[in-house]
Overview: Bacterial RNase P class A from uncultured Ponticaulis sp., 358 nucleotides, folded computationally. The sequence is in RNAcentral, with records from MGnify. Its Rfam family is "Bacterial RNase P class A". It is annotated as a ribozyme.
RNA sequence: AGAUGGCCGGGCGGCCGCUGGCGUCGUUUUGCGGCGCUGGAGGAAAGUCCGGGCUCCAUGAAGACAGGACGGCGGGUAACGCCCGCCCGGUGUGAACCGAGGGAAAGUGCCACAGAAAGCAAACCGCUCUGAUGUGUCAGAGUAAGGGUGAAAGGGUGCGGUAAGAGCGCACCGCGGUUCUGGCAACAGGACUGGCAGGGUAAACCCCGUCCGGAGCAAGACCAAAUAGGGAAAGCAUUCUGGUGUGUCUUCGCAUCGCUUUCCGGGUCGGUCGCGCGAGGUGGUGAGCAAUCAUCAUCCCAGAGGAAUGGUCGCCAAUCCACUUAGUGGUGAACAGAACCCGGCUUACAGGCCAUCU
Numbered sequence: 001a002g003a004u005g006g007c008c009g010g011g012c013g014g015c016c017g018c019u020g021g022c023g024u025c026g027u028u029u030u031g032c033g034g035c036g037c038u039g040g041a042g043g044a045a046a047g048u049c050c051g052g053g054c055u056c057c058a059u060g061a062a063g064a065c066a067g068g069a070c071g072g073c074g075g076g077u078a079a080c081g082c083c084c085g086c087c088c089g090g091u092g093u094g095a096a097c098c099g100a101g102g103g104a105a106a107g108u109g110c111c112a113c114a115g116a117a118a119g120c121a122a123a124c125c126g127c128u129c130u131g132a133u134g135u136g137u138c139a140g141a142g143u144a145a146g147g148g149u150g151a152a153a154g155g156g157u158g159c160g161g162u163a164a165g166a167g168c169g170c171a172c173c174g175c176g177g178u179u180c181u182g183g184c185a186a187c188a189g190g191a192c193u194g195g196c197a198g199g200g201u202a203a204a205c206c207c208c209g210u211c212c213g214g215a216g217c218a219a220g221a222c223c224a225a226a227u228a229g230g231g232a233a234a235g236c237a238u239u240c241u242g243g244u245g246u247g248u249c250u251u252c253g254c255a256u257c258g259c260u261u262u263c264c265g266g267g268u269c270g271g272u273c274g275c276g277c278g279a280g281g282u283g284g285u286g287a288g289c290a291a292u293c294a295u296c297a298u299c300c301c302a303g304a305g306g307a308a309u310g311g312u313c314g315c316c317a318a319u320c321c322a323c324u325u326a327g328u329g330g331u332g333a334a335c336a337g338a339a340c341c342c343g344g345c346u347u348a349c350a351g352g353c354c355a356u357c358u
Stems, first nucleotide, its partner, number of pairs: 001358008010316007018040010042335001046346002049344005054216004067212005072086005087101001088099004102207002107205002109201003124147002126143007155173006174196001175194008220273004230264007242257006280299008320330004
């Protein structure tokens, strides 16, 4: 000067408050109030992006189609798209970092511009031979080494070879096939062999393999004033009057509508639970390279709900500033705040500490 990983994220005390739990006293039971003890935001509580627990709904079982996610190998885990270890490729002098890292010989599509040609390859310039000729060139054939275009042009370098050339031949490298060795495997290394073959693109369609039922604590369960509507029982009335329907209208006739009490049921306001012992924290030991697992000891550690977790004072202190030369004075902490819980990922973050490595 860098690389990687881990940790902390102001401390102590006084006073005044808010809130959960327990105890005790008072009061009229629920409840309320007083007093005492005790707990009270984070590493991300955030984004709500993955995976689970839990709850309800759906579901005879299995499978298929559709849709979505994932994709080197092995391991960890309740599970994962997360983590650990390794392999391969790329970047870097290096520590290290990055990689949606299965299939392009099932099929389809696309490959802009430039260029002769971008996929049953092709021949613009050039090179070589032959013929013609007006000596400037023209025509035919061969070629793919050189030039030019492009992100990409049908292996690369060199020697031989040839009219010029070309895996045409050879050596090395690369690649394909067969086989051996090491490794659980991805893969690595070696031997033999083949002159080399159908370029790229799958975060394009697609194919292959694996996994996936849906909605979410405003889930959901219980108690339950009131109102509307519903049901049952008992009692009274079933005269008159009235409403509605009907016969065209009136009279009139028929049918129907009643009142009171109690209960069931209903479920609104409201209340209670879900809701804090958990894939839990801390420490030791053991297994493992590690992620992690096993075991022992020990601890109980927010639970509000219009929403508490605060305010203020004193001392100390990181940092920064000023004055002066080791002191004085001032400043006085970033990102941010639970709302059912847990494991991850991602994002924000003043400042500080530690370890390993280049």